[in-house]
RNA sequence: CCUUGUAAAAGGCACACCUCUCCGCAAGGGAGGCACGCAAAGCUUCGGGUCCACUCGUUUGGACGGCCGAGCUGCCAGG
Numbered sequence: 001c002c003u004u005g006u007a008a009a010a011g012g013c014a015c016a017c018c019u020c021u022c023c024g025c026a027a028g029g030g031a032g033g034c035a036c037g038c039a040a041a042g043c044u045u046c047g048g049g050u051c052c053a054c055u056c057g058u059u060u061g062g063a064c065g066g067c068c069g070a071g072c073u074g075c076c077a078g079g
Base pairs, nucleotide, nucleotide: 002079003078004077005076012038013037017033018032019031020030022029023028036066042072043071044070046069047068048067049064050063051062052061053060054057
């Protein structure tokens, strides 16, 4: 450097649900609790897809990175 993987070790994240005199029209997001799971469940809307809103579109706006693909970065171990 490339590749394979989570057997081991150290760790990490946090589905759903609950709470909040939090943000948002909503989808959804934030904080705390919790723990379904995840070898990138770290980051990025670049492509697809799904969802929401409205004045329903010449080219509307927003959300989902734990929907898939792709790109960038990364712990440990084996080859």